The part of an RNA shown here (small-subunit ribosomal RNA, 5' domain) has 508 nucleotides and comes from an uncultured bacterium.
Context: one part of a larger RNA
RNA sequence: GAACGCUGGCGGCGUGCCUAAUACAUGCAGGUCGAACGAAGAUUUACUUAAGCUUGCUUAAGUAGAUUUUAGUGGCGAACGGGUGAGUAAUACAUAAGUAAUCUGCCCUUUAGACUGGGAUAACUGUUGGAAACGACAGCUAAUACCGGAUAGGUCAAUUGAAGACAUCUUCGAUUGAUUAAAGGUUAGAAACACUAAAGGAUGAGCUUAUAUCCCAUUAGGUAGUUGGUGAGAUAACAGCCCACCAAGCCUACGAUGGGUAGCCGAGCUGAGAGGCUGAUCGGCCACAUUGGGACUGAAACACGGCCCAGACUCCUACGGGAGGCAGCAGUGGGGAAUAUUGGGCAAUGGGCGAAAGCCUGACCCAGCAAUGCCGCGUGAGUGAUGAAGGUCUUUUGAUUGUAAAGCUCUUUUCUAGGGAACGAACACAAUGACGGUACCCUAGGAAUAAGCCCCGGCUAACUACGUGCCAGCAGCCGCGGUAAUACGUAGGGGGCGAGCGUUGUCC
Numbered sequence: 001g002a003a004c005g006c007u008g009g010c011g012g013c014g015u016g017c018c019u020a021a022u023a024c025a026u027g028c029a030g031g032u033c034g035a036a037c038g039a040a041g042a043u044u045u046a047c048u049u050a051a052g053c054u055u056g057c058u059u060a061a062g063u064a065g066a067u068u069u070u071a072g073u074g075g076c077g078a079a080c081g082g083g084u085g086a087g088u089a090a091u092a093c094a095u096a097a098g099u100a101a102u103c104u105g106c107c108c109u110u111u112a113g114a115c116u117g118g119g120a121u122a123a124c125u126g127u128u129g130g131a132a133a134c135g136a137c138a139g140c141u142a143a144u145a146c147c148g149g150a151u152a153g154g155u156c157a158a159u160u161g162a163a164g165a166c167a168u169c170u171u172c173g174a175u176u177g178a179u180u181a182a183a184g185g186u187u188a189g190a191a192a193c194a195c196u197a198a199a200g201g202a203u204g205a206g207c208u209u210a211u212a213u214c215c216c217a218u219u220a221g222g223u224a225g226u227u228g229g230u231g232a233g234a235u236a237a238c239a240g241c242c243c244a245c246c247a248a249g250c251c252u253a254c255g256a257u258g259g260g261u262a263g264c265c266g267a268g269c270u271g272a273g274a275g276g277c278u279g280a281u282c283g284g285c286c287a288c289a290u291u292g293g294g295a296c297u298g299a300a301a302c303a304c305g306g307c308c309c310a311g312a313c314u315c316c317u318a319c320g321g322g323a324g325g326c327a328g329c330a331g332u333g334g335g336g337a338a339u340a341u342u343g344g345g346c347a348a349u350g351g352g353c354g355a356a357a358g359c360c361u362g363a364c365c366c367a368g369c370a371a372u373g374c375c376g377c378g379u380g381a382g383u384g385a386u387g388a389a390g391g392u393c394u395u396u397u398g399a400u401u402g403u404a405a406a407g408c409u410c411u412u413u414u415c416u417a418g419g420g421a422a423c424g425a426a427c428a429c430a431a432u433g434a435c436g437g438u439a440c441c442c443u444a445g446g447a448a449u450a451a452g453c454c455c456c457g458g459c460u461a462a463c464u465a466c467g468u469g470c471c472a473g474c475a476g477c478c479g480c481g482g483u484a485a486u487a488c489g490u491a492g493g494g495g496g497c498g499a500g501c502g503u504u505g506u507c508c
Base pairs, nucleotide, nucleotide: 002504003503004502005501006500009377010376011375012374013373014372015370016369017335022333023332024331026330027329028328031076032075033074036073037072039070040069041068042067043066044065045064046063047062048061049060050059051058052057053056083288084287085286094211095210096209097208098207099206102205103204107201108200109199110198111197112196113195115149116148117147118146124139125138126137127136128135129134153180154179155178156177157176158175159174160173161172162171163170164169184193214260215259216258221251222250223249226248227247228246229245230244231243233241263285264284265283266282267278268277269276270275290311291310292309293308294307313324314323315322316321341367343366344365345364349363350361351360352359353358380410381409382408383407390401391400392399393398415445416444417443418442419441420440424435452497453496454495455494456493457478458477459476463492464491465490466489467488473480474479
């Protein structure tokens, strides 16, 4: 964040599975780079050769160039963005500090450099296994893939000098030893881009400390890696984080331990405030991704649309074996009082890749549905007494409905039809709009298309008649109804709110 009943004209801006963290058909939600690389295909131009002949054309092959497409190798991204709140009462969150105990891809600044070699492998070709998923073997080839050597700086260890501070120390140097870099592509060229090392910055993150953070004492004791020390290991880093040995500590009535409940906060509701309640949307942080466990890659994950193992479930199978994970956006079954479209577009904003053009983007921007909320507008205005008819009541005279209607004079917000028509576009110029022929403007038409719901005993604004007769029923509390019921039902009249009204739930 409502739901239900009756009713329902329009617009703007919001909001919309609170229940089963239940199971999911289908489509989409993460790609991009040919200016890293070999290869293959397509188109086209030029040249050579051959064939055909309409002797300047066509076809075929080869070579060279250009354009383009891509399965594979390689790079970056996929750790962002999006969802959910199961777990978590403190490894969380909030606030304030510390890190002299740390890391940080892309980005910015500065300095220095990019030397010299090598061997593979996918693709591809061949053979072959399998129902499939997917492989196996042999051969060939490239790189910004991989591996040597050199040098620089860095790091580590030992010796040593100076400065500083916050106790362990920190910073800047010197010598020796060990270890450790690089890559190119494009262009006419330069530049720019990319690469390596170091120093600094920025950003992001890790870790530590203090304070604060619901209920139960009908939970009073809990704890053996437990508390501390020494040493070794692990980590980016401190630490029982892990291990060996040693000591016996540590927490607790200022509530340990246990149980229950719960994501936390900025904020929201309420209130004069203090406070109380809540944690939907939006923003920050955390946790999770069918259940449990594990690591790999990487700057960063123990990784929602990656991998491995185990469990449950579903599907395919040739029974040998395989495939899957909507708490992404739509959508389906189920649950439920209850919650939407299997829509359009990348035009804008933002993100990824790319030199760029551009590609991708269910983030996002829009549209659709729902009176679900807030706000605004309308359903006509003026005049109109014979106080019409009809209804209701009546003392039968009248009263009331009531200027209400009709009638007359107007208006056109809305509505219908026609015409015009955006801002949002910023990227030198040009081109580029999903929304949308929408908003808005003009013209024409005609009061035309548009009112209900609840209540009327007191609290509490608003009264009569008839029916019923402790029946039928009403009711938030008091209570009403047993023959004249302002309390039930209906009618007339009245009161309240109004595209809503009432009920239920919940908070103050």